Predicted 3D model of a 264-nucleotide RNA (Bacterial large signal recognition particle RNA) from an Anaerolineae bacterium. Its mean pLDDT, the model's own confidence on a scale to 100, is 78. The gene name in the source record is ffs. Rfam family: Bacterial large signal recognition particle RNA. Rfam's curators write: The signal recognition particle (SRP) is a universally conserved ribonucleoprotein involved in the co-translational targeting of proteins to membranes.
RNA sequence: UCGUGCUAGACGGGGAGCUGGCGGUGCCCUGUACCCGCAAUCCGCCAUAGCGGGGUUGAAUUCCCCCUAGAGGGCCUGUUCGUUCGGGACUGCCUGUGCCUGAAGGUGUUGAAGGGUGGGUCCUGCGCGGCAGGAGCCUCCGAACCCCGCCAGGUCCGGGAGGAAGCAACGGUAAGGAGUCCCUCCUGGGUGCCGCAGGGGCUCCUGCCUGGAGCCUGACGACUCCGGCAAGCUGGAUGAGGCGGCUCGACGGGGGGUGCACGA
Numbered sequence: 001u002c003g004u005g006c007u008a009g010a011c012g013g014g015g016a017g018c019u020g021g022c023g024g025u026g027c028c029c030u031g032u033a034c035c036c037g038c039a040a041u042c043c044g045c046c047a048u049a050g051c052g053g054g055g056u057u058g059a060a061u062u063c064c065c066c067c068u069a070g071a072g073g074g075c076c077u078g079u080u081c082g083u084u085c086g087g088g089a090c091u092g093c094c095u096g097u098g099c100c101u102g103a104a105g106g107u108g109u110u111g112a113a114g115g116g117u118g119g120g121u122c123c124u125g126c127g128c129g130g131c132a133g134g135a136g137c138c139u140c141c142g143a144a145c146c147c148c149g150c151c152a153g154g155u156c157c158g159g160g161a162g163g164a165a166g167c168a169a170c171g172g173u174a175a176g177g178a179g180u181c182c183c184u185c186c187u188g189g190g191u192g193c194c195g196c197a198g199g200g201g202c203u204c205c206u207g208c209c210u211g212g213a214g215c216c217u218g219a220c221g222a223c224u225c226c227g228g229c230a231a232g233c234u235g236g237a238u239g240a241g242g243c244g245g246c247u248c249g250a251c252g253g254g255g256g257g258u259g260c261a262c263g264a
Base pairs, nucleotide, nucleotide: 001264002263003262004261005260006259009057010056011055012030013029014028015027020046021045022044023043024042034054035053036052037051038050063257064256065255066254067253068252072248073247074246075245076244078243079241080240081239082238083237084236085235086234087233090232091231092229093228094227096225098223100221104217105216106215107214114210115209116208117207118206119205120204122199123198124197125196126195127194128192129191131188132187133186134185135184136183138179139178140177141176147172148171149170155164156163157162
């Protein structure tokens, strides 16, 4: 080196989960890779960590180790974005307040600011007027009898003279009704370019005196403060990603290593 026969090994691996831990069943990834039995109210084991039975292959393309590679999974008080519930410190926006600057305008020697004084506006009382209501006054109507006057007729008393009561008519009146609205009284008010007296005030209007040159409004902007909105910002919860970090890591690629017997 070749041939024959064996043996170790291999005939899938990985992630999460479960577990004190390991492996398996179930889930997921990889991608093709013997069969049967067992197992989530689990099953089998213990660092040599599935067990039991059977089969194939077998020292290399196939077994073992290292490097690379990186599907996929897991974790993160990482990052970006979204949803939702809050906050208002900061930025921004809105409304308002104060202050500063003060464009522009108005007003002022036909007299500004300031000062003094009077009146009104405000309150109270009284008066006058007006309006409304009521009453009185006035006019008219108004009682079969139980109101008045006068009482024809008739009635009654009387011998008579004469007398009495009294219905209707007529005249009048009471209660009541209607009218007049001139006059008188009472009451009331969302009453008055009204009068008198007192009070109060300095907001506004206005007269007079003094004074002798300012006074008023104020856009835009800066700042302060109160309040609001919640876009930015910020706190919590939750979700997503050809994102980031850590971790495990299949397929694949490269390198290295590997036994026994017999015969030639």